Model confidence (mean pLDDT): 76 of 100. A computed fold for a 109-nucleotide RNA, annotated as THF (Tetrahydrofolate) riboswitch aptamer. Its Rfam family is "THF (Tetrahydrofolate) riboswitch aptamer". From the family's description: Tetrahydrofolate (THF) riboswitch was first reported for Ames et al. as an RNA motif in 5' untranslated (5'-UTR)regions of folate transport and biosynthesis genes in Firmicutes genomes.

RNA sequence: UGAAGAGUAAAAAUGUGUUCGUGAAGUGCCUGGUGAACGGGGAGUUGUCACCGGGACGAAAAGGCUGGUCUGCGCCGGUCUUGCGGUUCACAUUUUGCAUCCCGCUUCA
Numbered sequence: 001u002g003a004a005g006a007g008u009a010a011a012a013a014u015g016u017g018u019u020c021g022u023g024a025a026g027u028g029c030c031u032g033g034u035g036a037a038c039g040g041g042g043a044g045u046u047g048u049c050a051c052c053g054g055g056a057c058g059a060a061a062a063g064g065c066u067g068g069u070c071u072g073c074g075c076c077g078g079u080c081u082u083g084c085g086g087u088u089c090a091c092a093u094u095u096u097g098c099a100u101c102c103c104g105c106u107u108c109a
Base pairs, nucleotide, nucleotide: 001109002108003107004106005105010096011095012094013093014092015091016090017089020085021084022083029055030054031053032052033051034050035049036048040103041102042101043100061082062081063080064079065078066077067076068075069074
């Protein structure tokens, strides 16, 4: 000098438990602002994430027990179970592998 490689932040899927909603918030989509993180070091985006706004779209409930009112039907409420939601969080497993630039590390020439 050239070539190859390592790392383990994060993301996705699945499973278990769990939160919230089911009187529709949340998720997902578009958009404005602010901030943060991004292999060992430095820089760092038009990419990523979080927060605060705006906009469009938009879902599934069923049953048991029980309280109030009531002659009763019914109505209003509480609670539990089973569901449902591109629902929250945690853990486990698997997969992917950290824009880009500079430097460093390992191996080979």